Transfer RNA from a Bacteroidia bacterium, 73 nucleotides, folded computationally. Rfam family: tRNA. It is annotated as a transfer RNA. The RNAcentral record of the sequence draws on ENA. The prediction has a mean pLDDT of 81. Lineage of the source: Bacteria > Pseudomonadati > Bacteroidota > Bacteroidia.
[in-house]
RNA sequence: AGCGGAAUGGAGCAGUUGGUAGCUCGCUAGGCUCAUAACCUAGAGGUCACAAGUUCGAAUCUUGUUUCCGCAA
Repeated sequence: AGCGGAAUGGAGCAGUUGGUAGCUCGCUAGGCUCAUAACCUAGAGGUCACAAGUUCGAAUCUUGUUUCCGCAA
C1' cells in the first nucleotide's frame, strides 16, 4: 500500500428505508427538608469530525480528507 468499523452537547449512547436531533448521567435555578443526599419541576449546552456533491430538503445518500480501533501482511 490493502480490507472492515467508528467520529452526534461535559461523559456514555440512540437516531432502521432522507422531512427540521433525542435518552441516561452530569451542570445551573427553583421546590421539598432543620440541613445534606435522594426525589419533583424547569433551563442552559450540539450548524451531527472536516470539505464538496445530489436533492425542494442530508446526522442519514455519493466522493475526498483527517483522527481512532480492529483484520491481514